RNA sequence: GGGCGGUUAGCUCAGUUGGUUAGAGCGCUACGUUGACAUCGUAGAGGUCACAGGUUCGAAUCCUGUAUCGCCCA
Numbered sequence: 001g002g003g004c005g006g007u008u009a010g011c012u013c014a015g016u017u018g019g020u021u022a023g024a025g026c027g028c029u030a031c032g033u034u035g036a037c038a039u040c041g042u043a044g045a046g047g048u049c050a051c052a053g054g055u056u057c058g059a060a061u062c063c064u065g066u067a068u069c070g071c072c073c074a
Stems, first nucleotide, its partner, number of pairs: 001073007010026004019057001028044005050066005
């Protein structure tokens, strides 16, 4: 230098061919349960879907560029 793949909650990840409100597990907070802790149950907080631009009535999803991480080729 060229090619491919990843980037979504604190962590690990899902998200089907673009469509109503962006989700799960773990973790966190509160409450219940306990003598207390753990377990379990209920509720809750937490997101610029890496960033910018474009297409569209509508974008996490499609297109372009940028950043970053990994792999391959030279």
Molecule: transfer RNA
Organism: Candidatus Omnitrophota bacterium